Molecule: Lysine riboswitch aptamer
Organism: uncultured Ruminococcus sp.
RNA sequence: AAUAGGGGCGCGGGCUUCAUCAGUAGCCGGAGGUAUACGCGGUAUACAUCACGGGAAUGUACCGGUGAAAGGGGAGACCGCCGAGGUUGAUAGGCUCUUCCCGGGGCGUAUCUGCCGGGAUCACGCAGAACAUGCGUGGUACUGUCGUUGCGGGUAUUCCCGACGGAGUGCUAUU
Numbered sequence: 001a002a003u004a005g006g007g008g009c010g011c012g013g014g015c016u017u018c019a020u021c022a023g024u025a026g027c028c029g030g031a032g033g034u035a036u037a038c039g040c041g042g043u044a045u046a047c048a049u050c051a052c053g054g055g056a057a058u059g060u061a062c063c064g065g066u067g068a069a070a071g072g073g074g075a076g077a078c079c080g081c082c083g084a085g086g087u088u089g090a091u092a093g094g095c096u097c098u099u100c101c102c103g104g105g106g107c108g109u110a111u112c113u114g115c116c117g118g119g120a121u122c123a124c125g126c127a128g129a130a131c132a133u134g135c136g137u138g139g140u141a142c143u144g145u146c147g148u149u150g151c152g153g154g155u156a157u158u159c160c161c162g163a164c165g166g167a168g169u170g171c172u173a174u175u
Base pairs, nucleotide, nucleotide: 001175002174003173004172005171008082010081011080012079013078015076016075017074018073026066027065028064029063030062033047034046035045036044037043038042050059051058052103053102054101055100056099057098085116086115087114089112090111091110092109094107095106096105097104117143118142120140121139122138123137124136125135126134127133145166146165147164148163149162150161152160153159
C1' cells in the first nucleotide's frame, strides 16, 4: 500500500404496524364582548380580545355534532453497512410558525470546516405538545482494541486476570 475481517443494547435507510399529537385543527348547526345610529324587529358601523415580537390585512373566542393529518417517536422483519454514521461553525438558497414586510425561532438541502472508538445511564441546557425522543456539555461504570505494567495465574514474551494509558489517521489477518 492492496484485499479481507471484527466490535454489539452497533450505524443508516425506506416499508409495515402501534400509540401520541387530539376529542386538537378543519367541517356542519346554533349563539355572539363593548359603544353608537336607526323605523327598536334586528341590522349597520366602530372598537376591544387573541395570533412568536412590531406594522398592515385577515380571521375569531362560547355550546352541540362530526372529526383528521403532517412533523416527532416505539416495535418488527428486510436492505445497505462498520466513519457505519452523528454533530459544531460558516455560506447559499428552500419549507414552516394565518397572509405580506422587518425581526426572531424551528426543519431539511448543498458546499467547506472542526469534533466524536461504541452503545448504556445520570445531571443540566437546547429542540419538542410531550414524563416520548434527539442533540450538546459534564459525570459514572460497561464494552471492543492496542500499548505499558504486576515478586498475579499458567511449562509458557504468545493464553487468562488486575491496574494504568491511547484513539478509528486505530485494530486483526493475508499478500